[in-house]
C1' cells in the first nucleotide's frame, strides 16, 4: 500500500397494510375499539453436528415491538469514505 470480513457515515434505489368507527381536538395530533402488514428490532424452527444437554439459516414462521393517506423510516442492493481485524 492492496484486498476480504465486520461496524459506522453519506448519496441513490427500495415495498406491504384502514387518513375504518367513536371521543377530545385547529389538526395529518392523541385516546379507545375493531380490522390488517412484515423489510427496524426481537423470537421460533429444518438439514446437519452432538452421548445427553445443547449448537444450528433465512427474504420461512410468530407479531412482543414497530407500522397501516402524504412525509419520514425500514431489511436488502449499488457507490464513496472512515475505523478495526487476520492473511498474502
Nucleotide at each position: 500500500g492492496c484486498a476480504u470480513c465486520a461496524u459506522c457515515u453519506g448519496c441513490g434505489g427500495g415495498a406491504g397494510a384502514g387518513u375504518c368507527c367513536g371521543g377530545c381536538c385547529c389538526g395529518c395530533g392523541u385516546c379507545g375499539g375493531c380490522g390488517c402488514c412484515g423489510a427496524a428490532g426481537g423470537a421460533g424452527c429444518a438439514a446437519c453436528c452432538c452421548c445427553c444437554c445443547g449448537g444450528g439459516a433465512a427474504a420461512c414462521u410468530c407479531u412482543c415491538a414497530g407500522g397501516c393517506a402524504c412525509c419520514a423510516g425500514u431489511a436488502c442492493c449499488g457507490c464513496a469514505g472512515a475505523u478495526g481485524u487476520a492473511g498474502g

This is a predicted structure of an 88-nucleotide RNA (Glycine riboswitch aptamer) from a Microthrixaceae bacterium. NCBI's taxonomy places the organism under Bacteria, Actinomycetota, Acidimicrobiia, Acidimicrobiales, Microthrixaceae. The model forms 91% of the base pairs in the Rfam consensus. The coordinates come from a structure-prediction model, not an experiment, and the mean pLDDT is 79.